Predicted 3D model of a 144-nucleotide RNA (FMN riboswitch aptamer (RFN element)) from Bacillus gobiensis. Taxonomically the source falls in Bacillus (Bacteria, Bacillota, Bacilli, Caryophanales). Rfam family: FMN riboswitch aptamer (RFN element). Rfam links the family to the GO term FMN binding. RNAcentral holds the sequence, with entries from Rfam and Ribocentre. The prediction has a mean pLDDT of 77.
RNA sequence: UGUAUCCUUCGGGGCUGGGUGAAAAUCCCGACCGACGGUAAUAAAGCUAUUGCUUUAGAGCCCGUGACCCGUUAGCAUCUGCUAACGGUUGAUUCAGUGAAAAGCUGGAGCCGACAGUGAAAGUCUGGAUGGGAGAAGGAUGAA
Numbered sequence: 001u002g003u004a005u006c007c008u009u010c011g012g013g014g015c016u017g018g019g020u021g022a023a024a025a026u027c028c029c030g031a032c033c034g035a036c037g038g039u040a041a042u043a044a045a046g047c048u049a050u051u052g053c054u055u056u057a058g059a060g061c062c063c064g065u066g067a068c069c070c071g072u073u074a075g076c077a078u079c080u081g082c083u084a085a086c087g088g089u090u091g092a093u094u095c096a097g098u099g100a101a102a103a104g105c106u107g108g109a110g111c112c113g114a115c116a117g118u119g120a121a122a123g124u125c126u127g128g129a130u131g132g133g134a135g136a137a138g139g140a141u142g143a144a
Base pairs, nucleotide, nucleotide: 001144003142004141005140006139007138008137009136010135015030017029018028019027031124032123033113034112035065036064037063038062042057043056044055045054046053047052060111061110069088070087071086072085073084074083075082076081093109094108095107096106097105115127116126117125
């Protein structure tokens, strides 16, 4: 340095502003939010001293992953669950500019958001969830 196994810790944000109404944080107007990995023509800092190197940050809608839901198999349990592996399902973008090149930069205009619940339809409220989790950081051991 990379790799295998194991351990520990961490690991999601956001409307009681206005209108209507018997009733809406669910409708309408307006406001607000953006998990994880990858991609990188950007930015900052440092080194170097012309040209690069290093570090950090950098996409909700480009490619994937996760939560929810469904199924198969196996094990455990025993009244319909729990665990593991595998599979299915799983939202949304364009225009202009710059440029050799834009899906990522700059500017504009758009669009999207599991399930169950609810006096009335929910990305933002309540609940499953003091759960699970992509993954991140650190550590231990063994081999190369």